[in-house]
RNA sequence: GGAGGCGUAGCUCAAAUGGCAGAGCGCUCGCUUAGCACGCGAGAGGUACGGGGUUCGAUACUUCGCGCCUCCA
Numbered sequence: 001g002g003a004g005g006c007g008u009a010g011c012u013c014a015a016a017u018g019g020c021a022g023a024g025c026g027c028u029c030g031c032u033u034a035g036c037a038c039g040c041g042a043g044a045g046g047u048a049c050g051g052g053g054u055u056c057g058a059u060a061c062u063u064c065g066c067g068c069c070u071c072c073a
Stems, first nucleotide, its partner, number of pairs: 001072007010025004019056001027043005049065005
C1' cells in the first nucleotide's frame, strides 16, 4: 500500500422483513443464615464508535472517517 471482518450495558455477546434495544456474568436492594457463600425475588445501568445520505421511521441499508483484528504484498 491492497483486501476482508468487527465496533450494541462495566465485561462477553444476541436480536429484529428497518417499527422504538435484550441475555449471561458483574453491580445495588430485599428474602434466607448466628454470619458468609449458594439459592430465590426485585432493581439500576445504553447519545447503539463519530459525521452525512436514503426513509414516515435507521442500531440495522448506504457513504466518509476513527479504532481494533486477520490475510496479501
This is a predicted structure of a 73-nucleotide RNA (transfer RNA) from Trichonephila clavipes.
Lineage of the source: Eukaryota > Bilateria > Ecdysozoa > Arachnida > Trichonephila.
Rfam family: tRNA. By type it is a transfer RNA. Its family is annotated with triplet codon-amino acid adaptor activity in the Gene Ontology.
The coordinates come from a structure-prediction model, not an experiment, and the mean pLDDT is 80.